[in-house]
The prediction has a mean pLDDT of 83. Predicted 3D model of a 74-nucleotide RNA (transfer RNA) from Nocardioides eburneus. The RNAcentral record of the sequence draws on ENA.
RNA sequence: GCCCCGGUAUCCCAAUCGGCAGAGGAAGCUGCCUUAAAAGCAGCCGAGUGUGGGUUCGAGUCCCACCCGGGGCA
Numbered sequence: 001g002c003c004c005c006g007g008u009a010u011c012c013c014a015a016u017c018g019g020c021a022g023a024g025g026a027a028g029c030u031g032c033c034u035u036a037a038a039a040g041c042a043g044c045c046g047a048g049u050g051u052g053g054g055u056u057c058g059a060g061u062c063c064c065a066c067c068c069g070g071g072g073c074a
Stems, first nucleotide, its partner, number of pairs: 001073007010026003013022001019057001028044005050066005
């Protein structure tokens, strides 16, 4: 230098053919249980999707440039 994959909540991770961003899990908070804790159970809780543009009635998703991480080729 070229090619491929990825970047979504504090963390991990879904989101179909472009049509409600949270389906889930962990963490956190409250309560129940316990002598107390752990475990368990119930409830609560958070983002506008790496950055900037573009297309569209509508973009996490499509297009362009760039940034970051991983892999491959030279």
Rfam family: tRNA. It is annotated as a transfer RNA.